[in-house]
Context: one part of a larger RNA
Molecule: small-subunit ribosomal RNA, central domain
Organism: metagenome
RNA sequence: CUGGGCGUAAAGAGCGCGCAGGCGGUCGUGCAAGUCGGAUGUGAAAGCCCCCGGCUCAACUGGGGAGGGUCAUUCGAUACUGCUCGACUCGAAGGCGGGAGAGGGAAGCGGAAUUCCCGGUGUAGUGGUGAAAUGCGUAGAUAUCGGGAGGAACACCAGUGGCGAAGGCGGCUUCCUGGCCCGUUCUUGACGCUGAGGCGCGAAAGCUAGGGGAGCGAACGGGAUUAGAUACCCCGGUAGUCCUAGCCGUAAACGAUGGACACUAGGUGUUGGUGGUAUCAACCCCGCCAGUGCCGAAGCUAACGCAUUAAGUGUCCCGCCUGGGGAGUACGGCCGCAAGGCUAAAACUC
Numbered sequence: 001c002u003g004g005g006c007g008u009a010a011a012g013a014g015c016g017c018g019c020a021g022g023c024g025g026u027c028g029u030g031c032a033a034g035u036c037g038g039a040u041g042u043g044a045a046a047g048c049c050c051c052c053g054g055c056u057c058a059a060c061u062g063g064g065g066a067g068g069g070u071c072a073u074u075c076g077a078u079a080c081u082g083c084u085c086g087a088c089u090c091g092a093a094g095g096c097g098g099g100a101g102a103g104g105g106a107a108g109c110g111g112a113a114u115u116c117c118c119g120g121u122g123u124a125g126u127g128g129u130g131a132a133a134u135g136c137g138u139a140g141a142u143a144u145c146g147g148g149a150g151g152a153a154c155a156c157c158a159g160u161g162g163c164g165a166a167g168g169c170g171g172c173u174u175c176c177u178g179g180c181c182c183g184u185u186c187u188u189g190a191c192g193c194u195g196a197g198g199c200g201c202g203a204a205a206g207c208u209a210g211g212g213g214a215g216c217g218a219a220c221g222g223g224a225u226u227a228g229a230u231a232c233c234c235c236g237g238u239a240g241u242c243c244u245a246g247c248c249g250u251a252a253a254c255g256a257u258g259g260a261c262a263c264u265a266g267g268u269g270u271u272g273g274u275g276g277u278a279u280c281a282a283c284c285c286c287g288c289c290a291g292u293g294c295c296g297a298a299g300c301u302a303a304c305g306c307a308u309u310a311a312g313u314g315u316c317c318c319g320c321c322u323g324g325g326g327a328g329u330a331c332g333g334c335c336g337c338a339a340g341g342c343u344a345a346a347a348c349u350c
Stems, first nucleotide, its partner, number of pairs: 003322004007304002012318001014201004021194003025088004030083002033081002035077007042069001049065006091191001092188003095184005103177007110154001115149007125136002162169002206247006215241002220236004258317006266295011299306002323350003332343004
């Protein structure tokens, strides 16, 4: 490079926005760049292939022919692609009318519980475990009642439920704010899809500065266990966990499944909406759209399994893989305060 691939064998970038690029709906006009055809020129000789000949054959060699191109000029064709102009509405976007939601940011508020402090009652234990001990307690603990302080998280509702691009989001109220769904066929008229670079977002841990610190709790101390026990269990406990501002940029960042569009049996649950039906009314029932589950036809698959939420059938674009180890390492470069991240080999070896 080509081919074949990427749920689990190597392989989908953690996720989005988007410049360039690639690709692109329906009908018509014009052009003729791509495309196709003709003619002319050129494509040296040798070589390759075919035919005939010369060395006794062959190799070798002489003659003839064929072939050979992102080629040039010119003439022509116009289905497809492209370009130009015009038109369309089903793609896309918008308007209007409804709707659901832990989507995001900020501020305020609430109750339960843990801990601590003060006071009351009360007395000898309590706590912990497989059993214990360390620990706490006559300076009055544990238990119980009242009051107070402070931090963090929000039981029930809760669901195979909802929202978000992903990470993720769960007490209540208010303010600011993003996206989505349904109905309408009212507006624009292909305005679209993807997206190398780039930019942004990105759990936890970690880092810088300043706060905060109830519970939990790496490290650490102690008690046990054990042959030992740098562990598992127990008593303590610092960083951290929380907030503000700024870094870091990783993950089994998983559906281990990139995005978009179209097509291809059904059955059953659930969430949001809507049309019909029905009723005093809420329901029920029939259908449609969007989401989210389960089971399954065809088909696919090495099997497991997937199966209108495809891993089926196709088109477009991007990313990635190419035997195991060495190694996601070294070196170099870029980024970072650091920790480290990104990019990424080879020798050697099986």